RNA sequence: GGGUCAGUAGCUCAAUUGGUAGAGCAACGGUCUCCAAAACCGUGGGCUGAGGGUUCAAUUCCUUCCUGGCCCGCCA
Numbered sequence: 001g002g003g004u005c006a007g008u009a010g011c012u013c014a015a016u017u018g019g020u021a022g023a024g025c026a027a028c029g030g031u032c033u034c035c036a037a038a039a040c041c042g043u044g045g046g047c048u049g050a051g052g053g054u055u056c057a058a059u060u061c062c063u064u065c066c067u068g069g070c071c072c073g074c075c076a
Base pairs, nucleotide, nucleotide: 001072002071003070004069005068006067007066010025011024012023013022019056027043028042029041030040031039049065050064051063052062053061
C1' cells in the first nucleotide's frame, strides 16, 4: 500500500432486513445482617468513533476520514 471485519453505557454485547436506543455485569440507593459478603428490590448512566449526504424519519443506506484486529504484498 491492497483486501476484510469491528467501533453503541465504566466492561462484554444486542437492537428482528430505516420507525420510542436495550440487556447482563459493574456503580449508586434500599431490604436483610452486630458489621460485611451473598441474595432480593430499585435508580441513574449514551454527541451509537468523527464529518458530510439520502430520507418525513438513520446504530441501520451512501461517502470521506480516524482507531484497532486479521490476511496479502513492498522495502530493509
Molecule: transfer RNA
Organism: Deltaproteobacteria bacterium